Background
The RNA shown here (Glycine riboswitch aptamer) has 98 nucleotides and comes from a soil metagenome.

């Protein structure tokens, strides 16, 4: 150094519209068949947003040195991914193997 468990572990909309999906619940109508309307879950789109998997850049600013060069990040751009929960999660602590 490198994989593995374990524990902590941040940020930004559970926005807005479409959809009837033979999804779930509740209510209302109805002699039946049905029908309406709300939540939620799906599945699309469209706009804001976040940056701590991974990516790209050193164009600023930092640091790695007094300085060129030249690396590097929790810097920085947001491709990717994320903005209930539930996963993920840089990086800190621990135990294990290699």
């Nucleotide at each position: 150094c490198c994989g593995c468990g374990c524990g902590g572990g941040a940020g930004a909309g559970u926005c807005u519209c479409c959809g009837c999906g033979u999804g779930u619940c509740c209510g209302g109508c109805u002699c039946u068949c049905g029908c309406c309307g709300g939540a939620c879950c799906c599945g699309g789109a469209g706009c804001g947003c976040c940056g701590a998997a991974g990516g790209g850049g050193c164009a600023a600013a930092u640091c790695c040195u007094c300085c060129c060069c030249g690396g590097a990040a929790c810097c920085u751009c947001u491709c990717a991914g994320g903005c209930g929960c539930c996963a993920g999660g840089a990086c800190c602590g621990u135990g294990c193997g290699g």